Large-subunit ribosomal RNA, domain IV from a marine metagenome, 315 nucleotides, folded computationally.
Context: one part of a larger RNA
RNA sequence: CCAUUGAUAAGGAACUCGGCAAAAUGACCUCGUAACAUAGGAGAAGAGGGGCUCUAGCAAUAGAGUGGCACAUAAUCGGGGAGGGCAACUGUUUAAUAAAAACACAUGUCUCUGCAAAAUCGUAAGAUGAAGUAAAGGGACUGACGUCUGCCCGGUGCCAGAAAGAUAAAAGGAGGGGUGAAAGCUUCGAAUUGAAGGACUGGUAAACGGCGGUCGUAACUCUAACGAUCCUAAGGUAGCGUAACCCACUGACAGAUAAUUACUGUCCCGCAUGAAUGACGUAAUGACUUUCCUGCUGUCUCAUCAAUGGACCCU
Numbered sequence: 001c002c003a004u005u006g007a008u009a010a011g012g013a014a015c016u017c018g019g020c021a022a023a024a025u026g027a028c029c030u031c032g033u034a035a036c037a038u039a040g041g042a043g044a045a046g047a048g049g050g051g052c053u054c055u056a057g058c059a060a061u062a063g064a065g066u067g068g069c070a071c072a073u074a075a076u077c078g079g080g081g082a083g084g085g086c087a088a089c090u091g092u093u094u095a096a097u098a099a100a101a102a103c104a105c106a107u108g109u110c111u112c113u114g115c116a117a118a119a120u121c122g123u124a125a126g127a128u129g130a131a132g133u134a135a136a137g138g139g140a141c142u143g144a145c146g147u148c149u150g151c152c153c154g155g156u157g158c159c160a161g162a163a164a165g166a167u168a169a170a171a172g173g174a175g176g177g178g179u180g181a182a183a184g185c186u187u188c189g190a191a192u193u194g195a196a197g198g199a200c201u202g203g204u205a206a207a208c209g210g211c212g213g214u215c216g217u218a219a220c221u222c223u224a225a226c227g228a229u230c231c232u233a234a235g236g237u238a239g240c241g242u243a244a245c246c247c248a249c250u251g252a253c254a255g256a257u258a259a260u261u262a263c264u265g266u267c268c269c270g271c272a273u274g275a276a277u278g279a280c281g282u283a284a285u286g287a288c289u290u291u292c293c294u295g296c297u298g299u300c301u302c303a304u305c306a307a308u309g310g311a312c313c314c315u
Base pairs, nucleotide, nucleotide: 001310002309003308004307005306006305007304008303010301011300014299019296028049029048030047031046036040038144051066052065053064054063055062056061067071079294080293081292082291083290084289085288086286087285091103092102108141109140110139111138112137113136119128120127121126145281146280147279148278150211151210152209155208156207157204158203159202160201161200170193171192175188176187177186178185179184212230213229214228215227216226239273240270251267252266253265254264255263
C1' cells in the first nucleotide's frame, strides 16, 4: 500500500448526482395508536418490561432477597414519519449491463363464428378448436374500483345495398382486306349482349383517425359575456394543466430554507393536454421514481489507532 474487520473527542449529511456505504432499529410481553378508508392503514406512531435465588400459588403472576459496566447479555433479528408521480393489486421479463412506470392481470367494449363453426397447422389425409356449442370459442383494444367517456362518417377501412353507368374473357358479326375463274380458304372488324370487384347509394369512431382562423365591441384601463366574416367532415365538451406532456423557462404568486434550476399548492397565452391510442380521482400494494422531517451515524469537517490475511523488504 491492498482486502476484510473493530474503535473514535466535538459536530451530525456540512459528504454526494443521490444518506451510496455504514450506523441505528430489531425476537417476545404489556399499554397505546392519527389522517384517510375499498376496513384496511397497523408491528402505524409512541411508552414501558426483562438476569438469578427463595417464598406463595395448579398457573399467569405477586412478594422478598441478590450479582454484573452490560440480563431477548452470543447468533438470529423491522429504523420511523409526511407529501407528490406512475402502475390498482399478487405475479412476469431482457439466462450473461435494464426488474421498471414495460408485460400480464381480474374488469369493460367492439368484432367474427350456428357446428363438417370461425380461427390455426398441414400438399393432402388429418389434427387443434372440442369429446366444447353463442353464459361457448377465436381476434382486436382497454386494464381493479369510483365519476365518466363529448363532436366529426369528408379521407382510409369495414358492413349493407342494388336501379342507371364504364368494362374483362366470351358471345355477336354490320362492313372491309388478301387470295382465287369460282365455290372457298384466310384475315381485320362496328353496333349489340356481358360477372365479381371498382364506381355509385347508405351505415359505422371502445374502426384507422380528426377535433380552425381573422376583425371589432362594456362610462379609467384591461378583458370580452356579445357581434361580423372566412374556411371545415366537425371545429376540443367534461376533466386535468409549466404536467413522465411547457420551447420561451430557473414562467408568476405562495409554502418550506439563512440561501433552493429541485419539491408542494395555486394560476393558465396547453410551442405541442384531453376522454377505452381512455380522461380524472382513488384506500391498499411497490428491491419503482421524487421532495422533506426525525432517529442514526467516520459520508463529511479531518483524520487517527488497532486486528487478521496479502503485497512488500531481509534471510
The full RNA is in RNAcentral, with records from SILVA.